[in-house]
Context: one part of a larger RNA
RNA sequence: CUGGGCGUAAAGCGCACGUAGGCGGAUUUGUAUGUCAAUUGUGAAAGCCCAAGGCUCAACCUUGGAAUCGCAGUUGAAACUGCAUUUCUUGAAUACUUGAGAGGGUGGGGGAAUACCUAGUGGAGAAGUGAAAUUCGUAGAGAUUAGGUGGAACACCAGAGGCGAAGGCGCCUGCCUGGCAAUGUAUUGACGCUGAGGUGCGAAAGUGCGGGGAGCAAACAGGAUUAGAUACCCUGGUAGUCCGCACCGUAAACGAUGGAUACUAGCCGUUCGGAGAGUUAACCCUCUGAGUGGCAAAGUUUACACAUUAAGUAUCCCGCCUGGGAAGUACGGUCGCAAGACUAAAACUC
Numbered sequence: 001c002u003g004g005g006c007g008u009a010a011a012g013c014g015c016a017c018g019u020a021g022g023c024g025g026a027u028u029u030g031u032a033u034g035u036c037a038a039u040u041g042u043g044a045a046a047g048c049c050c051a052a053g054g055c056u057c058a059a060c061c062u063u064g065g066a067a068u069c070g071c072a073g074u075u076g077a078a079a080c081u082g083c084a085u086u087u088c089u090u091g092a093a094u095a096c097u098u099g100a101g102a103g104g105g106u107g108g109g110g111g112a113a114u115a116c117c118u119a120g121u122g123g124a125g126a127a128g129u130g131a132a133a134u135u136c137g138u139a140g141a142g143a144u145u146a147g148g149u150g151g152a153a154c155a156c157c158a159g160a161g162g163c164g165a166a167g168g169c170g171c172c173u174g175c176c177u178g179g180c181a182a183u184g185u186a187u188u189g190a191c192g193c194u195g196a197g198g199u200g201c202g203a204a205a206g207u208g209c210g211g212g213g214a215g216c217a218a219a220c221a222g223g224a225u226u227a228g229a230u231a232c233c234c235u236g237g238u239a240g241u242c243c244g245c246a247c248c249g250u251a252a253a254c255g256a257u258g259g260a261u262a263c264u265a266g267c268c269g270u271u272c273g274g275a276g277a278g279u280u281a282a283c284c285c286u287c288u289g290a291g292u293g294g295c296a297a298a299g300u301u302u303a304c305a306c307a308u309u310a311a312g313u314a315u316c317c318c319g320c321c322u323g324g325g326a327a328g329u330a331c332g333g334u335c336g337c338a339a340g341a342c343u344a345a346a347a348c349u350c
Stems, first nucleotide, its partner, number of pairs: 004321003007304002012318001014201004021194003025088002029084003034080001035077008049065006091191001092188005097182003103177007110154001115149007125136002162169002206247006215241002220236004258317006266295011278283001299306002323350003332343004
């Protein structure tokens, strides 16, 4: 390399958009690029293979054939592929109608709670633990009442629920805005799928500058525990957590399962729709579309399990794997303010 693989053994890029490329619905006519047929030339000799022959046999040698499955020319075929062309609507898309939703951005508003401040009442404890102590408190704490300040998060509703490509998204509300679904028409007429590079998005932590800082809390300090205790427990507490702008680009970024299309028993839920029948209505039944769950047959799987949301049956495209360690390291390069990220070995060793 081939073969074989990628849920858990090594292996699906964190996610999307998209360039080149690869692949691509039905149909008419033409062409003859691939394809196929015939034929011609060439594909040196030797060797390999086959047959016959020569050294007593063999190795070896001689002669003939075959093969060299390639390339080129000529003539033809036209199903498939390509190219050109004609038409189509089922793939794809657009418009109208209806609908659900924590999808995104930005502004305004709200109540509960914690903390702090002021004032009143009150008078010795409070806090904390396994037990304590550090800590707070007669300079009046804790408790309680009233008022105020400020920041962060939004109880119940809440659901196997919904939305989003993923990360993720949950108080109320205005504005701006993306996607999705259903029904029926109309329109375009293959406009599609995937996607090396590339571009964008991307939790938390971290970084730069400027704000903000209630609670929580790395680091740090003290008190305990202990043989020790750089911990677990307690009292404090700074970065940070929050906002704006700009970086970083990583996660068990997980369904550990790339995307698209088609096909392949059923049963029970659930969300949002559509159609029909019954009913005064509530409601219920049947069919159906798009999601989202639990079982389960065939099939698959080493097994576990998966099973119309496949890990089944097939096709197309991309990514990735090739014994363990050394190592996701060194070196080099690219990116970054840095932290570091990406790309990525070998010696040696088992």
The part of an RNA shown here (small-subunit ribosomal RNA, central domain) has 350 nucleotides and comes from an Oligoflexaceae bacterium.
NCBI's taxonomy places the organism under Bacteria, Pseudomonadati, Bdellovibrionota, Oligoflexia, Oligoflexaceae.
The RNAcentral record of the full RNA draws on SILVA.